[in-house]
RNA sequence: CUCUUAUCAAGAGCGGUGGAGGGAAUAGGCCCUUUGAAGCCCGGCAACCUAAAAGUGAGGAAUACUUACUUUUCUACGGUGCCAAAUCCUACAGGUCACAUGAUCUGGAAGAUAAGAG
Numbered sequence: 001c002u003c004u005u006a007u008c009a010a011g012a013g014c015g016g017u018g019g020a021g022g023g024a025a026u027a028g029g030c031c032c033u034u035u036g037a038a039g040c041c042c043g044g045c046a047a048c049c050u051a052a053a054a055g056u057g058a059g060g061a062a063u064a065c066u067u068a069c070u071u072u073u074c075u076a077c078g079g080u081g082c083c084a085a086a087u088c089c090u091a092c093a094g095g096u097c098a099c100a101u102g103a104u105c106u107g108g109a110a111g112a113u114a115a116g117a118g
Stems, first nucleotide, its partner, number of pairs: 001118008013042001015041003021032003026091004043083003048079002052072008087110001092107006
């Protein structure tokens, strides 16, 4: 970098440092920010991997064992991730309502994160 699968409306500081930007990219909108942005440190959140229990299927002579999946509960040492606003909203397609711009729902695209494969 590419592919597959899952998730993306919950949650997380009134700390230190830093000094002007930030909200992925393009466009439009709307916001946050000197009452202090990004970054860094500390702190925290969550539970994808991880840990425990139960169930189901397959392999197995087997109540052993292996493996896949599902559910529930707990944990947080470790690998990551995250800590304004739905992934801040829209962009493409379709449905409904209104028809002056629009509103709303579903799906897709793009993106983010995790796990696995190349």

The RNA shown here (SAM riboswitch aptamer (S box leader)) has 118 nucleotides and comes from Oceanobacillus sp. Castelsardo. Its mean pLDDT, the model's own confidence on a scale to 100, is 77. Taxonomically the source falls in Oceanobacillus (Bacteria, Bacilli, Caryophanales, Bacillaceae).